Predicted 3D model of a 521-nucleotide part of an RNA (small-subunit ribosomal RNA, 5' domain) from an uncultured bacterium. The RNAcentral record of the full RNA draws on ENA and SILVA.
Context: one part of a larger RNA
RNA sequence: GAUGAACGCUGGCGGCGUGCUUAACACAUGCAAGUCGAACGGGGUACCCAUGACGGAGGCUUCGGCCAACUGAGUGGACUACCUAGUGGCGGACGGGUGAGUAACGCGUGAGGAACCUGCCUUGGAGUGGGGAAUAACAGUUAGAAAUAGCUGCUAAUACCGCAUGAUGCAGCGAAGUCGCAUGGCUUUGCUGCCAAAGAUUUAUCGCUCUGAGAUGGCCUCGCGUCUGAUUAGAUAGUUGGCGGGGUAACGGCCCACCAAGUCGACGAUCAGUAGCCGGACUGAGAGGUUGGCCGGCCACAUUGGGACUGAGACACGGCCCAGACUCCUACGGGAGGCAGCAGUGGGGAAUAUUGGGCAAUGGGCGCAAGCCUGACCCAGCAACGCCGCGUGAAGGAAGAAGGCCCUCGGGUUGUAAACUUCUUUUAUCAGGGACGAAGGAAGUGACGGUACCUGAUGAAUAAGCCACGGCUAACUACGUGCCAGCAGCCGCGGUAAUACGUAGGUGGCAAGCGUUAUCC
Numbered sequence: 001g002a003u004g005a006a007c008g009c010u011g012g013c014g015g016c017g018u019g020c021u022u023a024a025c026a027c028a029u030g031c032a033a034g035u036c037g038a039a040c041g042g043g044g045u046a047c048c049c050a051u052g053a054c055g056g057a058g059g060c061u062u063c064g065g066c067c068a069a070c071u072g073a074g075u076g077g078a079c080u081a082c083c084u085a086g087u088g089g090c091g092g093a094c095g096g097g098u099g100a101g102u103a104a105c106g107c108g109u110g111a112g113g114a115a116c117c118u119g120c121c122u123u124g125g126a127g128u129g130g131g132g133a134a135u136a137a138c139a140g141u142u143a144g145a146a147a148u149a150g151c152u153g154c155u156a157a158u159a160c161c162g163c164a165u166g167a168u169g170c171a172g173c174g175a176a177g178u179c180g181c182a183u184g185g186c187u188u189u190g191c192u193g194c195c196a197a198a199g200a201u202u203u204a205u206c207g208c209u210c211u212g213a214g215a216u217g218g219c220c221u222c223g224c225g226u227c228u229g230a231u232u233a234g235a236u237a238g239u240u241g242g243c244g245g246g247g248u249a250a251c252g253g254c255c256c257a258c259c260a261a262g263u264c265g266a267c268g269a270u271c272a273g274u275a276g277c278c279g280g281a282c283u284g285a286g287a288g289g290u291u292g293g294c295c296g297g298c299c300a301c302a303u304u305g306g307g308a309c310u311g312a313g314a315c316a317c318g319g320c321c322c323a324g325a326c327u328c329c330u331a332c333g334g335g336a337g338g339c340a341g342c343a344g345u346g347g348g349g350a351a352u353a354u355u356g357g358g359c360a361a362u363g364g365g366c367g368c369a370a371g372c373c374u375g376a377c378c379c380a381g382c383a384a385c386g387c388c389g390c391g392u393g394a395a396g397g398a399a400g401a402a403g404g405c406c407c408u409c410g411g412g413u414u415g416u417a418a419a420c421u422u423c424u425u426u427u428a429u430c431a432g433g434g435a436c437g438a439a440g441g442a443a444g445u446g447a448c449g450g451u452a453c454c455u456g457a458u459g460a461a462u463a464a465g466c467c468a469c470g471g472c473u474a475a476c477u478a479c480g481u482g483c484c485a486g487c488a489g490c491c492g493c494g495g496u497a498a499u500a501c502g503u504a505g506g507u508g509g510c511a512a513g514c515g516u517u518a519u520c521c
Stems, first nucleotide, its partner, number of pairs: 001520003005517005012390006018383002020348001025346003029343003034090003039087002042084005048077004055070001058067003097301003106226008116218002121214008129163001131161002138153006169194011199206002227273003234264003239261004244256003276298004280291004303324005326337004354380001356379003362376001363374004393423004403414004428458006437448001465510005470491003476505005486493002
């Protein structure tokens, strides 16, 4: 000098940041990923038309009843609007968290892929013909405490499956040209084989299928770099290589059969310990040393271990299956769960915040859109945790007041300090006005927030502490104590005149902070 700090004393305000470093310990509760009715059938509600039960003012009455405005259950129909459990599409692989593991092509940097994939997006070409069979929802029913599961029957689609068409596509067999570091690549061309589709609508459009190119994102390979220990010296059997296959988007012992016996290692293999890596940060004149919290990039993980499914993309935090531990429900037969998302709770700890507001902005998902969702994000709350800024008044004022302390008793000092006089109003309180952030053709749209800011009023009014004073090191006296009590970073101080302990006065330093502790340079 620095810190994600803590502790002690103290504490006025604002702006901007930061805030579980420990138990990757366990978690009550709420929220954090939905959306599309312009894909689909059904259901419900509302409006309209028709019919019209019950009731029934009133009227008539031979008292038995009859007529009846009105009310409008229910039923049927048509069209429109809205809502939606289910089928279907897209998104839940992003965003958010954590750093356990990892000494590794994990990361950084530089290359390569003639060995690869890429939904949505952009752009070029071509097409969108004609059929079929189911199934959820629903209805009925069965089992179960529940979670849920089964059976029978009906139905739709942009769900599923054949057929047709189809090349500049893919595969196989050829031919020619050309290029390359090798395997080989590219272009032209011949023959054969193979593969597609879906509609919706407010008629503006939005989609669907095949294919070429691009962009974006990813995957793989390699050179170099990347902590400590030799009181770890040998390690290795799919191990090292080959041939053939399987698998993959793709190369590869990635996997398998066979064959060979290799491969790594004092230029430190193997083993053990520690650790996410980087841009950066701190320090330093630099070289270097230390570090990786916030922010950004990459990686890994999601109660522990294993596995695949779906998908353009996962071996998937808020998906599935199995096993383990734990917690909960149970009718004891069986089930449910996963905060290292945002808050919050217990625990651990020296120690780290609100179960807040809003989608107004930025961004993301879905949707033609309106819009819906968004604990991402934007804000507010708490904390002097940090940095920066401001204030706690200014000018005058000597009878150098009183009081305190010291004293050689003359005085000195606190000290222009106070009182007092004249001002000012940053801040504070109150009142009036009041934003930018809002962008889309107009209108409308602000959580923050009646906040910032502006104007006025009131009144010095609301606001100073902490540490030190032997030397290092700026700052000294008195009293108390008497090797006691105590101080102390080092030297050291204290045993009766202690500038070193304790208190007081004074002084020095910093200041809403000041000291101490811890750690790094």